Model confidence (mean pLDDT): 83 of 100. A computed fold for a 75-nucleotide RNA from Candidatus Saccharibacteria bacterium RIFCSPHIGHO2_12_FULL_48_21, annotated as transfer RNA. RNAcentral records the identical sequence in 2 taxa. Its Rfam family is "tRNA". Gene Ontology term of the family: triplet codon-amino acid adaptor activity. From the family's description: Transfer RNA (tRNA) molecules are approximately 80 nucleotides in length.
[in-house]
RNA sequence: GGGCCGAUAGCUCAGGGGUAGAGCACUGCACUCGCAUUGCAGGGGCCGUGGGUUCAAAUCCCACUCGGUCCACCA
Numbered sequence: 001g002g003g004c005c006g007a008u009a010g011c012u013c014a015g016g017g018g019u020a021g022a023g024c025a026c027u028g029c030a031c032u033c034g035c036a037u038u039g040c041a042g043g044g045g046c047c048g049u050g051g052g053u054u055c056a057a058a059u060c061c062c063a064c065u066c067g068g069u070c071c072a073c074c075a
Stems, first nucleotide, its partner, number of pairs: 001071007010024004018055001026042005048064005
């Protein structure tokens, strides 16, 4: 330098055009003498950044940043 994959909630990950969800974690309630477990409820992210396409973009296109991986180059 080139190819491919990835970046979404505190963490691990789904979602691949119609406006974002799960598990764990967190908070409250129930249960218990109390704790844990379990059950129910709730809070929490506009999707790496900037543009473009579209009535509508996390999703499609372009550039860039960061991470992973493979290839090439190596004075």